[in-house]
RNA sequence: GGGAGUAUAGCUCAGUGGUAGAGCACAUGCUUGCAUGCACGAGGUCCUGGGUUCAAGCCCCAGUGCCUCCA
Numbered sequence: 001g002g003g004a005g006u007a008u009a010g011c012u013c014a015g016u017g018g019u020a021g022a023g024c025a026c027a028u029g030c031u032u033g034c035a036u037g038c039a040c041g042a043g044g045u046c047c048u049g050g051g052u053u054c055a056a057g058c059c060c061c062a063g064u065g066c067c068u069c070c071a
Base pairs, nucleotide, nucleotide: 001070002069003068005066006065007064010024011023012022013021018054026041028039029038030037047063048062049061050060051059
C1' cells in the first nucleotide's frame, strides 16, 4: 500500500427495514451460619458524519479504532 471482517448496556454477545434484548456484573428485598438460591429494578447518542426510505441497529457512501490475510 491492497483485500476481508468487526464496532449495540460496565464485560461477553444476540437482534437480516416496523416498540433495542439476553447472560454475567451492579442496586434493592427475601432466604442462608457462610457460600448459594429466588424475586424485582436500574443501566443505551446502537463508533462518527452523510445518503436511501413513510420508517434504519439493520441497506448505501466516507471517516476512525480493533482484528486478520496478501505484498